[in-house]
Context: one part of a larger RNA
RNA sequence: GGACGAACGCUGGCGGCGUGCUUAACACAUGCAAGUCGAACGAGGAUGAAGACUUCGGUUUUCAUUCGAGUGGCGGACGGGUGAGUAACGCGUGAGCAAUCUGUCCUACAGAGGGGGAUAACAACUGGAAACAGUUGCUAAUACCGCAUAAGACCACGAGGUCGCAUGGCCAUGAGGUAAAAGGAGAAAUCCGCUGUAGGGUGAGCUCGCGUCCGAUUAGAUAGUUGGUGAGGUAACGGCCCACCAAGUCUGCGAUCGGUAGCCGACCUGAGAGGGUGACCGGCCACAUUGGGACUGAGACACGGCCCAGACUCCUACGGGAGGCAGCAGUGGGGAAUAUUGGGCAAUGGGGGAAACCCUGACCCAGCAACGCCGCGUGAAGGAAGAAGGCCUUCGGGUUGUAAACUUCUUUUAGCAGGGACGAAGAACGUGACGGUACCUGCAGAAAAAGCAACGGCUAACUACGUGCCAGCAGCCGCGGUAAUACGUAGGUUGCAAGCGUUGUCC
Numbered sequence: 001g002g003a004c005g006a007a008c009g010c011u012g013g014c015g016g017c018g019u020g021c022u023u024a025a026c027a028c029a030u031g032c033a034a035g036u037c038g039a040a041c042g043a044g045g046a047u048g049a050a051g052a053c054u055u056c057g058g059u060u061u062u063c064a065u066u067c068g069a070g071u072g073g074c075g076g077a078c079g080g081g082u083g084a085g086u087a088a089c090g091c092g093u094g095a096g097c098a099a100u101c102u103g104u105c106c107u108a109c110a111g112a113g114g115g116g117g118a119u120a121a122c123a124a125c126u127g128g129a130a131a132c133a134g135u136u137g138c139u140a141a142u143a144c145c146g147c148a149u150a151a152g153a154c155c156a157c158g159a160g161g162u163c164g165c166a167u168g169g170c171c172a173u174g175a176g177g178u179a180a181a182a183g184g185a186g187a188a189a190u191c192c193g194c195u196g197u198a199g200g201g202u203g204a205g206c207u208c209g210c211g212u213c214c215g216a217u218u219a220g221a222u223a224g225u226u227g228g229u230g231a232g233g234u235a236a237c238g239g240c241c242c243a244c245c246a247a248g249u250c251u252g253c254g255a256u257c258g259g260u261a262g263c264c265g266a267c268c269u270g271a272g273a274g275g276g277u278g279a280c281c282g283g284c285c286a287c288a289u290u291g292g293g294a295c296u297g298a299g300a301c302a303c304g305g306c307c308c309a310g311a312c313u314c315c316u317a318c319g320g321g322a323g324g325c326a327g328c329a330g331u332g333g334g335g336a337a338u339a340u341u342g343g344g345c346a347a348u349g350g351g352g353g354a355a356a357c358c359c360u361g362a363c364c365c366a367g368c369a370a371c372g373c374c375g376c377g378u379g380a381a382g383g384a385a386g387a388a389g390g391c392c393u394u395c396g397g398g399u400u401g402u403a404a405a406c407u408u409c410u411u412u413u414a415g416c417a418g419g420g421a422c423g424a425a426g427a428a429c430g431u432g433a434c435g436g437u438a439c440c441u442g443c444a445g446a447a448a449a450a451g452c453a454a455c456g457g458c459u460a461a462c463u464a465c466g467u468g469c470c471a472g473c474a475g476c477c478g479c480g481g482u483a484a485u486a487c488g489u490a491g492g493u494u495g496c497a498a499g500c501g502u503u504g505u506c507c
Stems, first nucleotide, its partner, number of pairs: 001507004006503005013376006019369002021334001026332003030329003035074003040071002044067010081287003090212008100204002105200007113147001115145002122137006153178003157174002160171004183192003213259003220250003225247006232240001262284004266277004289310005312323004340366001342365003348362001349360004379409004389400004413448001415443005423434001451496005456477003462491005472479002
């Protein structure tokens, strides 16, 4: 000198764009943050219309609209948060999988025949304070289960060709075995679905080369340890797990142990080499009160799912239950320190749905904060009796100083009034939270808008008074003990400016 997610002191006009718990991965009141589909299904409710019955109260049937607990489907594995753990194939980069999976999507081929038994809802009863649970009975399905059919799918057997870095892969082929399906809407056309297979796409899993902080005042570490055979398990390779066998494996090119730490694209600095950092934004990883576990599923060992254990909080009729903000706001606490319990789904994107649409604290906006960057303003020109006042003075004067007053102008921004968007799309109608915002026009009036630090040298900028080694200053050198340009105040000056200084950290 530059930089900052900064803080503190003094000061503070406006706008645009960003950024905002770095500390306690501390504890959390309250609200919201993941639902949706009635065009999968049965029952029920409400409204309306029509018909039938009627004791004129109403009852009942059909149709239409609508609601929604339950069964079922898809989605809750995305999106959002945090950085505790992790020195690791975690990340980065480059390869490999002849050792793999992939819902939805795209392409292609083929198919959907015929049956069955349940169950929630519901009703009755029972237990319980509650959470909830049980028994009996009834019912539907795109829920569940057989049967049929079935290939180039899978399994084992046979025989042929071809290719490869090994295990082996690929192609065509013979006979055998195994396994499918669901319907819904519509007047129909048709559309949305369903089953099997192949290919693609996307996503994921695994393996390897290289790179990835400090400590030797850590020198030895290791028994599933290292390898083999066999079996199991997995989508898949593998001590991943197990039985047996062998005795290996890593290490001074730093094993093991200890400390610290999420990694990267990037960011800061620097001429570069390098050094430092990993906030915001983007990619990957890990975690979701602590520890463990599996279930479901294409995908989880699952933040707002389940089970168990622990700590904590709450309810309780003391028998037993409920909870998890490192989602968005917000509260307490910690701290030098970090915001609103806001608006909207209008846009972009996501989930569900045939669609209308519903949901979306993702997101888009608004609010707060000079926290940062950038832009603008606080007026312009003229104006010497160099006014008054202040300060200094050798008392002559000097300086503040064209500064003010005064004259002539201008009106940015702020203020008021009128008009008023783009963002809304392939689009005829409709649809804007922001927002009557931006912007445009008009009006009034210099009107409403300057501070902070420094002035001994480094280092731009000096005098007076007070103080008297006191009070104090100080980045270093050093000032202060009676003339202090170094302390305090005043005048003046210098620097920067809606900021200026200080502190901290990095280069």